[in-house]
RNA sequence: AGUUGAAAAAGGCAAACUAUUCGAAAGGAUAGGGCGCAAAGUCAUGGGUCUAAAACUUUUUUAGUUAUGAUCGCCAGACUGCCAGC
Numbered sequence: 001a002g003u004u005g006a007a008a009a010a011g012g013c014a015a016a017c018u019a020u021u022c023g024a025a026a027g028g029a030u031a032g033g034g035c036g037c038a039a040a041g042u043c044a045u046g047g048g049u050c051u052a053a054a055a056c057u058u059u060u061u062u063a064g065u066u067a068u069g070a071u072c073g074c075c076a077g078a079c080u081g082c083c084a085g086c
Stems, first nucleotide, its partner, number of pairs: 002086004012037002017032006035073001041079003045076003048071003055065003
């Protein structure tokens, strides 16, 4: 340096849910909590999925379309990284 792996050691992150808060919503943040994770570290680059404020169309009170919004703990990719074996 590359690769394989979590058996050990040191650790790390933190699902659902709850409280507060931001947001039109999806969802995010903080604190508690712990389902799990060898990258469950970072990036929205490609795809998938979620939402639809605004816009457009339609309709009387509605419905539909659509990310510029979101999701990295959906998949892939890029960058970085602890330990051990080879």
This is a predicted structure of an 86-nucleotide RNA (c-di-GMP-I riboswitch aptamer) from a Candidatus Atribacteria bacterium.
It was read from a public genome assembly, where an Rfam model found it.
Of the family's consensus pairs, 95% are formed in the model.